Transfer RNA from a Lentisphaerota bacterium, 73 nucleotides, folded computationally. Model confidence (mean pLDDT): 81 of 100. RNAcentral holds the sequence, with entries from ENA. Rfam family: tRNA. Rfam describes the family as follows. Transfer RNA (tRNA) molecules are approximately 80 nucleotides in length. The organism belongs to Lentisphaerota, within Bacteria.
RNA sequence: AGGGGAGUAGCUCAAUUGGCAGAGUACCGGUCUCCAAAACCGGAUGUUGAGGGUUCAAAUCCCCCCUCCCCUG
Numbered sequence: 001a002g003g004g005g006a007g008u009a010g011c012u013c014a015a016u017u018g019g020c021a022g023a024g025u026a027c028c029g030g031u032c033u034c035c036a037a038a039a040c041c042g043g044a045u046g047u048u049g050a051g052g053g054u055u056c057a058a059a060u061c062c063c064c065c066c067u068c069c070c071c072u073g
Stems, first nucleotide, its partner, number of pairs: 001072007010025004019056001027043005049065001051063003
């Protein structure tokens, strides 16, 4: 330099071929308990890496940039 993959909640990851952004875990509160843990119930949490474009509508499609991994030279 060229090619490919990844970037979504604190963390690990989903999101069924464009149509309400979710799960587990962690965190907070409650029940239980002498207390705690476990278990159970409930709750909050996102500029979907940055910018732009297409569209009624974009995490998803297009352009460009950034970061990480792999391959080729």